Context: one part of a larger RNA
RNA sequence: CUGGGCUUAAAGGGUGCGUAGGCGGCCAGAUAAGUAGGGUGUGAAAGCCCCCGGCUCAACCGGGGAAUGGCGCUCUAAACUGUCUGGCUGGAGUGAGAUAGGGGUGUGCGGAACUUCCGGUGGAGCGGUGAAAUGUGUUGAUAUCGGAAGGAACGCCGGUGGCGAAAGCGGCACACUGGAUCUCAACUGACGCUGAGGCACGAAAGCCAGGGGAGCAAACGGGAUUAGAUACCCCGGUAGUCCUGGCCGUAAACGAUGAGUACUAGUGGGGAGGGAGUUCGCCUCCUUUCCCACGGAGCAAAAGUUUUAAGUACUCCGCCUGGGGAGUAUGGUCGCAAGGCUGAAACUC
Repeated sequence: CUGGGCUUAAAGGGUGCGUAGGCGGCCAGAUAAGUAGGGUGUGAAAGCCCCCGGCUCAACCGGGGAAUGGCGCUCUAAACUGUCUGGCUGGAGUGAGAUAGGGGUGUGCGGAACUUCCGGUGGAGCGGUGAAAUGUGUUGAUAUCGGAAGGAACGCCGGUGGCGAAAGCGGCACACUGGAUCUCAACUGACGCUGAGGCACGAAAGCCAGGGGAGCAAACGGGAUUAGAUACCCCGGUAGUCCUGGCCGUAAACGAUGAGUACUAGUGGGGAGGGAGUUCGCCUCCUUUCCCACGGAGCAAAAGUUUUAAGUACUCCGCCUGGGGAGUAUGGUCGCAAGGCUGAAACUC
């Protein structure tokens, strides 16, 4: 390379947008680049292969034939691919009307709880644990009432409920704003799918600068436990957690399942619409779309999966090729750093 694969055995890129490229709906006409057929030229000789012949045989030599991935020219065909022209509307998009939603950004506001501070009541403990102790308290704690301040998070509603490409999103109001769904079928007329590079987004932790700091809490200190206890438990506690701006670019970034299109039994439930019926009750039926549970065929090593496929096919991208060495070394590149991305070999089993 071929062949085979990627839920769990090695293997789906964290996610999107999109460049090149690859692939691409229906009808008609043209063309003849690809494609197919015929003819022809070339493909030196020697060699290889086949047949025949010459040295007594053979090696060797001579003659004839075949073969030669192919390439060129020419004639023909026009189904398919390509190209050009014209058209269509089942793909895609636009428009009009309607709907649901923790989708995003910013600003403002609210209550509960907590901590601290101030004041009142009160008078000996509180706290904590398996049990304790460290800790805290007559300089009046804990408890309780009133007041003030501060920061962070938003109970109930809340739901195998919703939204988002993923990361993720939950108090309330307002402003700005992205997407989706349904109905109509008015408009455009293949405008599509995928996507190497590229660009953007990307939990937590971490980094830089400036703020903020209630609670929690790596590190750290102390008390216990224990043979020890650099832990689990307890008392404290700093980075951090929060905000603004800028980096980092990684996760079991998981459905461990790339995206798109079409097709292939059913059953039950939930969300958002539309239509018909209606004994008007979110009651029945039909239908579009999203989510969940079960399940026949099929598939699968099995577990399982099953119209949201891991079934049947096609298109495009990414990735795998025994374990360890090793996501290491080296080089390159990015980063302030931490480190990220790319990524071996010797050796060994």